This is a predicted structure of a 92-nucleotide RNA (SAM riboswitch aptamer (S box leader)) from Hymenobacter sp. BT770.
The prediction has a mean pLDDT of 83.
[in-house]
């Protein structure tokens, strides 16, 4: 970095530092000096892996939740375009 799969109307902050931009792009429309983004520290949400626990003939359901990653304003904020954009998991 591509490829397949699966999921996306749910959930979940504070503080500090920074100084005007943020919601992948266009359009809207929001949200922002009652301070944005990024970066730091805690804390949090979830159940994709891994791993434990019960049920099953078996596919699998159900519960835990230390680790790995992801996320923590609005249905991926509508809409469109691109079969797209994110997020995990194999594989290469």
């Nucleotide at each position: 970095u591509u490829u397949u799969u699966a999921u996306a109307c749910a959930g979940a902050g504070g503080c500090g530092c920074g100084g005007a931009g943020a919601g992948a792009c266009a359009g809207g429309c929001u949200c922002g000096a009652c301070g944005a983004a990024a970066c730091g520290c805690c804390g949090g949400c979830a159940a994709c892996c891994c791993c434990c626990u019960g049920c099953u003939a078996a596919c699998g359901c159900a519960g835990a939740a230390c680790g790995g990653u992801g996320c923590c304003a609005a249905u991926u904020c509508c809409u469109g375009a691109c079969c797209a954009u994110a997020u995990a998991a194999a594989a290469a």